RNA sequence: AGAGUUUGAUCCUGGCUCAGAUUGAACGCCGGCGGCAUGCCUUACACAUGCAAGUCGAACGGUAACAGGUCUUCGGAUGCUGACGAGUGGCGAACGGGUGAGUAAUAUAUCGGAACAUACCCUAGAGUGGGGGAUAACGUAGCGAAAGUUACGCUAAUACCGCAUACGAUCUAAGGAUGAAAGUGGGGGAUCGCAAGACCUCAUGCUCGUGGAGCGGUCUAUGUUAGAUUAGCUAGUUGGUGGGGUAAAGGCCCACCAAGGCAACGAUCCGUAGCUGGUCUGAGAGGAUGAUCAGCCACACUGGGACUGAGACACGGCCCAGACUCCUACGGGAGGCAGCAGUGGGGAAUAUUGGACAAUGGGCGCAAGCCUGAUCCAGCAAUACCGCGUGUAUGAAGAAGGCUCUAGGGUCGUAAAGUACUUUCAGAGGGGAGGAAAGGUUGUAGUUUAAUAUGCUGCGACUGUGACGUUACCCUCAGAAGAAGCACCGGCUAACUCCGUGCCAGCAGCCGCGGUAAUACGGAGGGUGCAAGCGUUAAUCGGAAUUACUGGGCGUAAAGCGCGCGUAGGCGGAUUGUUAAGUCUCAUGUGAAAGCCCUGGGCUCAACCUGGGAACUGCAUGGGAUACUGGCAAUCUAGAAUACAGUAGAGGGUAGUGGAAUUUCAGGUGUAGCGGUGAAAUGCGUAGAGAUCUGAAGGAAUACCAGUGGCGAAGGCGGCCCCCUGGAUUGAUACUGACACUGAGGUGCGAAAGCGUGGGGAGCAAACAGGAUUAGAUACCCUGGUAGUCCACGCCGUAAACGAUGUCAACUAGCCGUUGGGGGGCUUGUCCCCUUAGUGGCGCAGCUAACGCGAUAAGUAGACCGCCUGGGGAGUACGGUCGCAAGAUUAAAACUCAAAUGAAUUGACGGGGGCCCGCACAAGCGGUGGAGCAUGUGGUUUAAUUCGAUGCAACGCGAAGAACCUUACCAGGUCUUGACAUCCUGCGAACUUACUAGAGAUAGUUUGGUGCCUUCGGGAACGCAGUGACAGGUGCUGCAUGGCUGUCGUCAGCUCGUGUUGUGAAAUGUUGGGUUAAGUCCCGUAACGAGCGCAACCCUUGUCCUUAUUUGCCAGCACGCGUGUGGGAACUUUAAGGAGACUGCCGGUGACAAACCGGAGGAAGGUGGGGACGACGUCAAGUCAUCAUGGCCCUUACGACCUGGGCUACACACGUGCUACAAUGGCCGGUACAGAGGGUUGCAAAGCCGCGAGGUGGAGCCAAUCCCAGAAAGCCGGUCGUAGUUCGGAUUGGAGUCUGCAACUCGACUCCAUGAAGCCGGAAUCGCUAGUAAUCGCGAAUCAGAAUGUCGCGGUGAAUACGUUCCCGGGCCUUGUACACACCGCCCGUCACACCAUGGGAGUGGGUUGCAAAAGAAGUGGGUAGACUAACCUUCGGGAGGUCGCUCACCACUUUGUGAUUCAUGACUGGGGUGAAGUCGUAACAAGGUAGCCCUAGGGGAACCUGGGGCUGGAUCACCUCCUU
Repeated sequence: AGAGUUUGAUCCUGGCUCAGAUUGAACGCCGGCGGCAUGCCUUACACAUGCAAGUCGAACGGUAACAGGUCUUCGGAUGCUGACGAGUGGCGAACGGGUGAGUAAUAUAUCGGAACAUACCCUAGAGUGGGGGAUAACGUAGCGAAAGUUACGCUAAUACCGCAUACGAUCUAAGGAUGAAAGUGGGGGAUCGCAAGACCUCAUGCUCGUGGAGCGGUCUAUGUUAGAUUAGCUAGUUGGUGGGGUAAAGGCCCACCAAGGCAACGAUCCGUAGCUGGUCUGAGAGGAUGAUCAGCCACACUGGGACUGAGACACGGCCCAGACUCCUACGGGAGGCAGCAGUGGGGAAUAUUGGACAAUGGGCGCAAGCCUGAUCCAGCAAUACCGCGUGUAUGAAGAAGGCUCUAGGGUCGUAAAGUACUUUCAGAGGGGAGGAAAGGUUGUAGUUUAAUAUGCUGCGACUGUGACGUUACCCUCAGAAGAAGCACCGGCUAACUCCGUGCCAGCAGCCGCGGUAAUACGGAGGGUGCAAGCGUUAAUCGGAAUUACUGGGCGUAAAGCGCGCGUAGGCGGAUUGUUAAGUCUCAUGUGAAAGCCCUGGGCUCAACCUGGGAACUGCAUGGGAUACUGGCAAUCUAGAAUACAGUAGAGGGUAGUGGAAUUUCAGGUGUAGCGGUGAAAUGCGUAGAGAUCUGAAGGAAUACCAGUGGCGAAGGCGGCCCCCUGGAUUGAUACUGACACUGAGGUGCGAAAGCGUGGGGAGCAAACAGGAUUAGAUACCCUGGUAGUCCACGCCGUAAACGAUGUCAACUAGCCGUUGGGGGGCUUGUCCCCUUAGUGGCGCAGCUAACGCGAUAAGUAGACCGCCUGGGGAGUACGGUCGCAAGAUUAAAACUCAAAUGAAUUGACGGGGGCCCGCACAAGCGGUGGAGCAUGUGGUUUAAUUCGAUGCAACGCGAAGAACCUUACCAGGUCUUGACAUCCUGCGAACUUACUAGAGAUAGUUUGGUGCCUUCGGGAACGCAGUGACAGGUGCUGCAUGGCUGUCGUCAGCUCGUGUUGUGAAAUGUUGGGUUAAGUCCCGUAACGAGCGCAACCCUUGUCCUUAUUUGCCAGCACGCGUGUGGGAACUUUAAGGAGACUGCCGGUGACAAACCGGAGGAAGGUGGGGACGACGUCAAGUCAUCAUGGCCCUUACGACCUGGGCUACACACGUGCUACAAUGGCCGGUACAGAGGGUUGCAAAGCCGCGAGGUGGAGCCAAUCCCAGAAAGCCGGUCGUAGUUCGGAUUGGAGUCUGCAACUCGACUCCAUGAAGCCGGAAUCGCUAGUAAUCGCGAAUCAGAAUGUCGCGGUGAAUACGUUCCCGGGCCUUGUACACACCGCCCGUCACACCAUGGGAGUGGGUUGCAAAAGAAGUGGGUAGACUAACCUUCGGGAGGUCGCUCACCACUUUGUGAUUCAUGACUGGGGUGAAGUCGUAACAAGGUAGCCCUAGGGGAACCUGGGGCUGGAUCACCUCCUU
C1' cells in the first nucleotide's frame, strides 16, 4: 500500500466481498512446562448452608463459661487474679465490598463561585465546680409452639437531668439575654486521714470556642445519544413582597401581587443509555466502546417513609404496603447473596461451599490484642499476553514402505535406521534466600516530674512473628529418555497430484465449483502457513475519499426546488479613528493517580513490576499585539436605487371590430351517385344527395408577414384598433450614500388534463356505437359521436414545468451571423469601424469518465440556498398537512439481489439508409410436384427388420453393387488362453487320404509322409496339448481427441510490424475519389511497409513450329481384291520440347493516372474455355462403424464359430431418378459418322446351333497390332392418322438362359401371352448464360451374378439477359440498439402454483402514560376536647415539658372513568418479493413493425389503448440557415 466482482472487451460511477489489528469471547480438533493477568457480557431471576462488623473491663453494674489463686467447718465459700458470656454505655457500623436496574440531567467532565456543615486528626486559648432522679442486667411471678413479652422489686456509669461559671460563642430592640463539661488509669516523697483516700504528678478523656487539613452539601457556565412521521410546552408555571423551612442560597414550601418563562441555536414528547480517566482501531482527523484498574453517581426483593447520628433517608438497621419463600401447636411469626464461596434456572458461555491475617489497609482498644470473604495467597480454565521445550551433530545402500510414473525414474528424504553427543523442561534426592517492618524483655541517652515512678523520643543487646511453602534459586542422579498439532493448497492468497463421486453427495468469504478425465466435493500422498496451539463463528475500527472538517459530488451515472418576491439567518464596496469580542503571543493556575510515549532500574530474557521525564492538543485568569474579521463613530462613490429624454417589443388586462375557411339552415339549377380506404364496408342519397349559385345564422381560430426573430421570472404570448398597466434598454447629467447579494420557514404566479356553478357549442374529439383488419383486435384504419375544448367566477398545483445545467457578481484567445440602442468615418453605400444589451454557430487554453462545454462555461476563484449516497421494494405503506374529489406534499421499514447505471469501442442485427455483386430476380429453355416403376428416408410392423447421416450443408448418402459370405442384427446349436498376436513347457515334421455321426460348427476312426540347419547338445518354421501373463469387442463417449471431410465460398476478404491518435477497449493503415472478376490497380491521405488470400506459376483444351516414326498415317511411286506388302516421313495422329496474348498497337473517354469503350492484326483479346488449387475463421457441423486413440465398460461373454432367418416387411408420407403420356412421334427395312476406356481367375473373333437370352468353338491379344464393339440420335424409303391407339409399358401366367455349393424368402436376362395407370400434371418448386441447356448413344469402377445409381466419353445442338424496383445470399461504408449464446437475441404484464416478509382489518390481549376523581398504611408536620406523666419550677393547688390517643394536611399501594401511545395477535383482504421447463398475449429495445417517453383523464383479460398538452433522451428523407476546407 491494495485486491476480487457489472462488460465480448474498455473507462467511469457505484455497491458487495477479502487481505490487517483487536476481544471479559464461544464452538470444533488437538494439548508438554512456567511466569503474569483475566474469568455471569444472558434473568437487577430465585436462593439451601457457612462466613463477610465489630471492639473497648483503662466508662459501668457485674461473673454465665475457662484457668489460676485465697479461705474452708472440706459440704463449700470468695470476682481475689488472668480474663469475660449476656447487659448498660462509648466509638464504629454512612468506610471497605457488590451491581449498573433507573437516570438524557437532582447525573457526569472541565473551569469557576458563595450562602454552608464537618465525628475522628493538627494548632493556639479557656475550663473540667457542685448536685439530682431513673433504668437494663439481676431477682420474683406470669403469658406464648415460637418469635417474644408483661407486672412488681433492687442497682451502676464517660447513660440521663438541673444548678454554678464562661469566651472574640449565639440572639439582640444594643439596654441586655441565653448556653457547657466526666471521668478513668499509672506512679508517689513530704503533710492529713482508721481506712478508703485527700494531695501532687503523668497519661488519657470530657466541655466551650479559634484557625487549619481533609471530606461533604450547594450554585452558574460550557460539553455529553437518536427521532420533527414529536411544534408548540408551562398555573408553583416565571418574577416580586412577606413569611416558613434547612447546615446553607433558592417557589424548596406557603400567602398575596404581577403575567410571565421556555422553544426552529429544537422546547415538549418518545426511544436508547450510568458518566469519566481510559480501551480498541486509525497516518491523522475521526469512529466504536466504557470488562478488569482508578474517580464520580445511582441502587440494595418492589414501592413509600422517617428515626438515630458529625454524616444515611442507611446492602448484612427500623416502620408500612405489595409480591414471593419458609416455620407454625393455625393463634401467629421469620426472611431478603447486585458481599465471599456455593445451588437451581437462563444461556453459546464464565471458576473453590480453599488457606491466612505473615504482609498492606481498615474498625475498636493505652496497649497486648481482637475482628476483617477488604486484602494477601493457593485451587480451576491455553481465556489473553510473554518465555522455554519436544533434542544436537553425523549418516546414501538415496534402505524398506507409501504415493506417483512417460515404466527410465521421481518424491516423502539426511528424513529414518545406524554412529557420536547434550540433559533445558518434566521426574527423584539434597541444599536454600527474600517478602520481617513490628512486638516483647532489658540496658542506655534525652525529656516530663519534687522524683532515680510512669510516660514519650532515640540508640544498643537478647528474644521473636511466614498463609503462600515440598517457595524462587542452586547442586546431584538417570536416560533421547515423558512432550505436535491445526488449518489451508481454483483466483483474491503462500502451497498439486492420484483415486472415488457424476448438477448426486457436497463445497462456498466474494467470484463461483460438481451433469464420467473435478489442482474447487470426499479420501490419500505431497506441499504451504502458523505452532501448544490452530481454525470457525460473533463483534468493533480499518481498508471505505462508501457522509468527504482534514477529504466527495449534482448536463447525460443518485442528485438544481417549475418560477418569482421576501422574513430569520449567512455573507458583504472604499477611507480614517476608536475598541479589543474573534485572532495571535507571553505568564500563572488547573488538566488526580494509573495507562500511552521517552529514558533508567528489578525479576536469567520477555510479558510483568518500578523511578524519573514528557505529554494530557482542554479550561480559566492576568499582561500584551492590532494586520484581518466583528462592534462603535465619521467620511466617500466605483455596488445599488431615483430623477430627465428617447427606443424596440405576440409582456399583461379590459372593451370593440375585420376578412378567409368549416358547418348548419332557407331558396334556385341539376341527376345518380357521394364519401371513404392498402382494398373495402358502415354512413349519406330518387322523400333529390354530392356538385354549383344566392342569402342567412353561429362558434372557434387568426393563413401570408414569420425569422436558432421579439417580449416575459417561469408557465407562456401572434388579425386590427382604443384605454389602463409592468418590465427591459440607450444617452447625458444630477441626486441618495452600501440602502447590496442570497434566502430555511412564509407568500404569490404556475401548460395541459381534471373538478364546482352558470353560459356557449362551428370544427375537433376521450368514452361509446358501427364497419373493416386479424388466429383474436377491448388497438392502429374508416363512418358517426358525448363530456371536454370556448367564456365568467372559484378550485387543483402537477409535466421530459428541460439548457435534464439554482441565483448573484468578477476574471480568462479569436472568428462568423442576427435583434434593439448609441457614437464615429469617408469614397454617402444594399458601406465600413467602435461600443452596449440580448440571441445563435464554430473554436484556443482549461475542464470532463467520455460525450462534450468553451465570455450565454460544464474554465478560474467567491457568496448564499436546494439536493444526492447501490439496485429493487417505493415516491409505496402508515401518520400528518392541503383538496369537493381526483389526488398532491412530506416520507419509511421488513424482505431481496450482486449487481443496477453512464459514456464510448468492436461485432452482430434492423419490417434503417447509401453503393456493389451472384442463374438472386427478371428474360428464356427444360424439368420436379399428378401416373407406373426403381431407389433412399420417415413412420409402422417384426424375434430381428444392425448401425450411422437429419434445414440449406441427411434422404440413388457411408454402400464403387445385402441370395450364403459380406453382417455389425435375430433364433437355435457350440467354444473358453480363445477365430487373431507374443512369450514358456511338453509332444509331434509340416502336410495329407478315406470313412462314420450331425443342419453345420464339431467329434471319432483312418491312409500316406519323416523334410531343413547343426558344434550332434539342439535349433528354425509349422501343428496339437497345457499354464498364465494376455488376446478380443462394428460395446459407450465425435461434447475427451488425431486424421479426414462438408459448409459459408473461389466470397474478397483476414491480419501483422513500426509509427501516430485515444486514459482505455480500440482506431489509423483496410476509410475517401475513381476502377476492377478481385483489398485488382491508380490518385489522395499519419501513415509506411509486410504476410495469408486474389492473380500468376501446374494440368488439360484451342493455333503453329522443331524432333521422333511403330502397332498409327498413305500425298506421290511399285505390286495388290484389300494400307496387304515394299516404300515414304509430306499430311493426320501420337508424345517430348518450344512459340504465341502482353491492353503490346491505334482512336476516344478519364484527372496528364489506373482503367474503360471501339478498332486493327491474329487460331485465340482483354482471366481465351475447363480443371486442380479453398485465407483468418464459423457451425462443440459430420465421422470412435475406414483408420488411429484417452477414459469407461464386458471377459465360460458385450469375445469367437456354425446353420437358418433378417437388413428386401407395408395402411401411409417425403426426397432423388427412370419410363411415358406420343406424329419434331412409334414400328419396319436400308445406310453413315465417334470419343474415351477395359481385357490372362481376363477380353474373346471367325464358323456352327438356337426366334432369343445363350450354347458350342477356340483364332488372336499381356494390347496405337487382337477382342469387348453393332455407336445411337442422324440420313433414305415405307407404314400408322389422333385413338388410351401399331402410344405407354406396369402387372400377371407360361416356357427358358446364365452366374453361382445354392436364385423359395431374394438375382439378372430371353421368348410367348397379358396389356394397368397415364392424354403434359394444384399450391409450390429446381437446373441452366454456349459447345452451355436440351437430346442421343458409348465406356468404366465395384462385381461370380446382379444399375433407371455413380464416374467418365463423345454425337446433334438452341433460346434469352431490357435491367437491378422486388425475393434469396454475400461484400463495403454509415446509422440506431436495452442484442454479445449476438433477432432462432432481449424482454413486459395479467392469470395459476409454492414459499417469505409486510400494509389494511370487525376486533382481542398486554405495556407505558395524560387528565378527572376515589382511596388513604406507615411516617412527618400542624391542631388538640381525652388518658398518662421521675428529674425543673412551685404559692404544693398546680405549672412547664413530655408520652399515648384523636384529628387535619401531605402521601405509597390500590380503584373508577375517559383519552393518548406502543407491542403482540386476528376471520378476511391488498399489493410486494422469490422460485420452477406452467398459461395468455407481445408492450419496450431497430423507424421494434402505430417512434418512444412525461403529466393528466377515460377505457380495457393483460402487457396496454385513446384524447389533451409537453419533451427528444426519435430513425429516415427533404427544405431553410450556418460553419469548415
The RNA shown here (small-subunit ribosomal RNA) has 1525 nucleotides and comes from an uncultured prokaryote. Rfam family: Bacterial small subunit ribosomal RNA. Its family is annotated with structural constituent of ribosome and ribosome in the Gene Ontology. The sequence is in RNAcentral, with records from ENA.